[in-house]
Context: one part of a larger RNA
Formats: sequence, structure tokens, C1' cells
RNA sequence: UGACGGGGGCCCGCACAAGCAGCGGAGCAUGUGGUUUAAUUCGAAGCAACGCGAAGAACCUUACCUAGACUUGAUAUCUAACAAAUCAUCCAGAGAUGGAAGAGUGUCUGUUUACAGAAAUGAUAAGACAGGUGCUGCACGGCUGUCGUCAGCUCGUGUCGUGAGAUGUUGGGUUAAGUCCCGCAACGAGCGCAACCCACGCGUUUAGUUGCUAACAGUUAGGCUGAGCACUCUAAACAGACUGCCUUCGUAAGGAGGAGGAAGGAGUGGACGACGUCAAGUCAUCAUGGCCCUUAUGUCCGGGGCGACACACGUGCUACAAUGGCAUAUACAGUAAGACGCAAUACCGCGAGGUGGAGCAAAUAUACAAAAUAUGUCUCAGUUCGGAUCGGAGCCUGCAACUCGGCUCCGUGAAGCCGGAAUCGCUAGUAAUCGUAGAUCAGCCAUGCUACGGUGAAUACGUUCCCGGGUCUUGUACU
Repeated sequence: UGACGGGGGCCCGCACAAGCAGCGGAGCAUGUGGUUUAAUUCGAAGCAACGCGAAGAACCUUACCUAGACUUGAUAUCUAACAAAUCAUCCAGAGAUGGAAGAGUGUCUGUUUACAGAAAUGAUAAGACAGGUGCUGCACGGCUGUCGUCAGCUCGUGUCGUGAGAUGUUGGGUUAAGUCCCGCAACGAGCGCAACCCACGCGUUUAGUUGCUAACAGUUAGGCUGAGCACUCUAAACAGACUGCCUUCGUAAGGAGGAGGAAGGAGUGGACGACGUCAAGUCAUCAUGGCCCUUAUGUCCGGGGCGACACACGUGCUACAAUGGCAUAUACAGUAAGACGCAAUACCGCGAGGUGGAGCAAAUAUACAAAAUAUGUCUCAGUUCGGAUCGGAGCCUGCAACUCGGCUCCGUGAAGCCGGAAUCGCUAGUAAUCGUAGAUCAGCCAUGCUACGGUGAAUACGUUCCCGGGUCUUGUACU
């Protein structure tokens, strides 16, 4: 100087407290451990691994296992001699692959034929080499997590100290902030903070189709048509908020209250992550040193496995019901997507779906938003709650749904009556609750993830305590 303390002072954070809804009990989904297996490929491991890599495991993916094959190789460059490329057929085989018989003779350059050369492609031979999701993340790059959006981390010159170092950065206030003010042997500066960026919230201008409809006219009563661009909206530019104004406290920085305002003291949310820590994570995205394999640890292919199941844990979904279930009627969104696509009206089917194809490369056409509301019914029961499991019949995708897909209908109707110790999230358009869309994607094991809107709370006295952090100080046999 640090680090540590069941030392002290000050301060902060959904850290506690005050509340709301959960997890832990049940069934199922999913990930992990364990066990099993020919294989159950590999990685991730307190917070910061465990709906994580994986934004899609039937084949493929796929790295694993088993069986069958190849050895200059599935792919790249070089050499030699040969053949146009290419297309289509048959046989054997599980396929990889092997065999057979056809069609086809091109392009460019050199003067035309002939011939020669070149380019692309194919097959052959030999070797240089290829190849490796093989090992090492404790050899590395890059990228990422975490402390933590915490307020810190440093430097130059000067001064002090023999020196390690100190000072500045401490002190008194203030702030979300090393934010700012005052003081001071310090004076300045850098990386961080803040601001500059994006979205939302009020307004103005410009613009008016695919959007909108106040007035006028028509009307099939639908902004449908004429008409209009006022309004809504769309999307570009601008304006607006600065403690600017008032009162008050304060030397100041700033604090408290008020006015005006759509918005008030950082308006709300996002992007943005200092010096560093954890030999944190990743050699399986990629790149890469070293080591290892080279008729195999490389390559191709059929099938299987990654989906097993005495059990244990994490994360979720659905419930246990009356603030509810069921039936009927009926209202209101926003984001986003689409041509190998999204698909309306209509018809068939109880339904999943099928037939068919108006319209749409999109402010035009493609979707029933659901909870809510109204009426009726059920009347506290393992039930008209709950839907697991199982039997049967079907639909769809796809070479192919046995292992191992999704969905529909009929029947079946399990556990479960609010969950021990313990534990998680959340401070406002938040929690809770309700649906909608998208990526991946043939299909889908999505209850996941990422977005979108609808309805819409309760509580915060306070900082004694738990956890984490900042700062000053103190003790120390550690540094």
C1' cells in the first nucleotide's frame, strides 16, 4: 500500500420491512444428475451450469453405436497422358457401390480443311498432400458472462518521505454519480459518470394514397361512390424542459414547495459496461501454437442411439374450482409475417381437414383476438371441478411417423380439496391476468424464447436486523 475483522461512522440497492402473486405437495412438459446401455455424442457446474450452446434430434442434422464399404480420398492446389460436357435406361445390392448397353461430339484462339494450343468438366496413375466436432480454453486470438451502470481507476508536473509510497482522490456540504460547490501543497489532465444516439409522451410545418370523413351530393346503407385533406393516421423536419420563473432554506453547490405546462427537476424506457477480478466460459461457430491419427482418430452408407428409467434436483405448463365451469348472444387491439408463400367467399365433413382459388410481392386482399359484457344453467360434490392415462376411429406433413411427429372425434376419467422446512419475483401502466404474432421450420414434441397489445392492483412506517456494494477510519503475528 492492500486484504481481512461475528471493529466503528456515513450512504445506497425489491437487501430487509410493508404488500401482491408464486415455487417447494399433484399430473404433465423440459433441462440436469445418477443408473442403465452396443451407443445412450460433446460441452455448461454456487451466485454467474441445469426450457443453457439447441431460433426446431423420425432420415438428414449427428459429432455416438452396430453392420457393410473406400484409401490422393467427400473437398483444394500441382504433374502426366486420356476423354467434350452432359442426358437418360437396365441388372445386382439394405444402401454406399459394382456391372451392362445407349444418345451426344461442343466453346475460344492460331489463315480455311487438317492439325496444334487454351478454358471448363469428367475419369485414370503416382506422389507432394488433403482430412480430423482428436487433446490441451492452464499455450493463444476473437467473442462472452460476472462483480456492476457499482462510481470508481489512473497519469504529468510539483511538494513531502532514506524508501516502499503519500499528496492530488482526504475534509465540510451536495448529488443518481470522483455530480457540483467551498476549503486545502497542490495545479492540471485522461479512462469512466453525464450529454451527444434510438423509442414513447404534447404541438407546428410539409405531404394526402392503399389512410381518414366534418360539410355537400348520390347510395345497393358498406367511406361504397363523387368530392374533400379539415379530423384520425402515416413519416420527415422542427419546436419544447433550462431549477428558466415565484416563495422559502442555504456563503455556494443545491434542497423543499408553487405557478405555467402534454411533460418538472435524470420526463419514461432502451442502446451504451472504466482500470480490473474469477488461470471464469468457449480449441464443438470461427481462427490458431504445440501434440496426436494417416488402409484411420479420415471418408461414404443401411439401421439404431441422442427419446432408456428403482430414483434425486432445477425451470415451466395445467389444476385443485362459484371472483368459477358450461351454453348462447355480442364489443374492442397492437406488433409481426408472406411467392417453394399468405389465402377470402363458397361447397363437403361433428371435427382435424378436404375441394377450389377471389385477392395480395402488401396502410388496399390474407386472422372470429381473448379476458371483458348480457342472459341462462350448475349449488359445494372428487362434482357439469380437474384433465393425466388407456382403448378405438381418423386427418395432415413427409421417400418414410414401429422405435420416435402434430392434430381431431368417440369412449375412459388418475393424482389433485391450495402444499413441511425452506425459497423466488415485483415499486406503475409495474405485479397479476388475457389473448396475438414472429424467428427456427416439410412437419413438430413450443407449456420454450423474442416481441405485441387488452384489463389492471396492493404496499413502502422505516434502516434495528439478513444479503450485496461504496466511502472514511481503526486493529492485525497476513502482504
This is a predicted structure of a 479-nucleotide part of an RNA (small-subunit ribosomal RNA, 3' major domain) from an uncultured bacterium. The full RNA is in RNAcentral, with records from ENA and SILVA. Its Rfam family is "Bacterial small subunit ribosomal RNA". Rfam links the family to the GO terms ribosome and structural constituent of ribosome.